[in-house]
């Protein structure tokens, strides 16, 4: 310098062929108990790394870029 992966909830992670942005844990409130704790049902919580483009529409495609990991020089 050059290549390849990765980047989505607080934490690890799916998310297909471009259309609903989810699952587990965790937090929080209820039920349950005498009370926890375990169970059970419910809620909050996202700018899909950025920035730009394409499309009716983009986490998806297509530039540029950042940051981590690897590989080559």
């Nucleotide at each position: 310098g050059g290549g390849g992966a990765u980047a989505u909830a607080g934490c690890u992670c799916a998310g297909c062929u471009g259309g609903g942005a989810g699952a587990g844990c965790g937090u929080c409130c209820g039920c349950c108990u005498u009370g926890c704790a375990c169970g059970c049902g419910g809620a909050a919580g996202g700018u899909c790394g950025c920035a730009g483009g394409u499309u009716c529409g983009a986490a998806c495609c297509c530039u540029g870029u950042u940051a981590u990991c690897u590989c080559c020089a």
Notes:
The RNA shown here (transfer RNA) has 73 nucleotides and comes from a Eubacteriales Family XIII. Incertae Sedis bacterium. The sequence was found in a public genome assembly. Model confidence (mean pLDDT): 82 of 100. Its Rfam family is "tRNA". About the family: Transfer RNA (tRNA) molecules are approximately 80 nucleotides in length.